THF (Tetrahydrofolate) riboswitch aptamer from a pig gut metagenome, 88 nucleotides, folded computationally.
[in-house]
RNA sequence: CAGAGUAGCUAGGAUGCGUUAAGUGCCUUACCAUGGGAUGUCGGGUAGGGACGAACACUUUUGUGGCGGUAACCUAGCGCGUCCGCUG
Repeated sequence: CAGAGUAGCUAGGAUGCGUUAAGUGCCUUACCAUGGGAUGUCGGGUAGGGACGAACACUUUUGUGGCGGUAACCUAGCGCGUCCGCUG
């Protein structure tokens, strides 16, 4: 001098969940974890409280097609602030 590597974020795929409304998103309080180590948030997760809020349709059967800023999984891309460490 260069590189590796987190939590996560975005897109796609297949599989589910909800549509008898959970989930997602918003506010607030507390706690937790977060490159290999320490520390840390205006990033992430969990819980309590609060406000807001939706798209269902078809079918004889059985199923099918949608909708949700829906869930984890796989793939691709992006990806730690400070100090120390690792590789070349």